A computed fold for a 92-nucleotide RNA from uncultured Veillonella sp., annotated as SAM riboswitch aptamer (S box leader).
The RNAcentral record of the sequence draws on MGnify.
It matches the Rfam family "SAM riboswitch aptamer (S box leader)". Rfam's curators write: The SAM riboswitch is found upstream of a number of genes which code for proteins involved in methionine or cysteine biosynthesis in Gram-positive bacteria. Gene Ontology term of the family: regulation of gene expression.
Of the family's consensus pairs, 93% are formed in the model.
RNA sequence: CUUAUCAAGAGUGGUGGAGGGAAUUGGCCCUAGGAAGCCCAGCAACCGGAUUACACGGUGCUAAAUCCAACAGUAAUAGACUGACAGAUAAG
Numbered sequence: 001c002u003u004a005u006c007a008a009g010a011g012u013g014g015u016g017g018a019g020g021g022a023a024u025u026g027g028c029c030c031u032a033g034g035a036a037g038c039c040c041a042g043c044a045a046c047c048g049g050a051u052u053a054c055a056c057g058g059u060g061c062u063a064a065a066u067c068c069a070a071c072a073g074u075a076a077u078a079g080a081c082u083g084a085c086a087g088a089u090a091a092g
Stems, first nucleotide, its partner, number of pairs: 001092006011040001013039003019030003024070004041062003046058003049054001066086001071083004
């Protein structure tokens, strides 16, 4: 850079000890009844394998829609919806 997907699913575990939800801004949340990270466990099925339904290997994932909005449009406002941008993951 290209293509596909992103409202499903998955922990009362161990360790750790204060942050976390990608970045900016604004919201809204999670968190000492224990954040991130690591280990284990689990989910899923993109690729390999297998060949018709499995989970062996490479990744990925395990609060909330990619937590929501930002830009454009539909619609008279509010609310709502659609798309884009940005991002994540896989394969090339």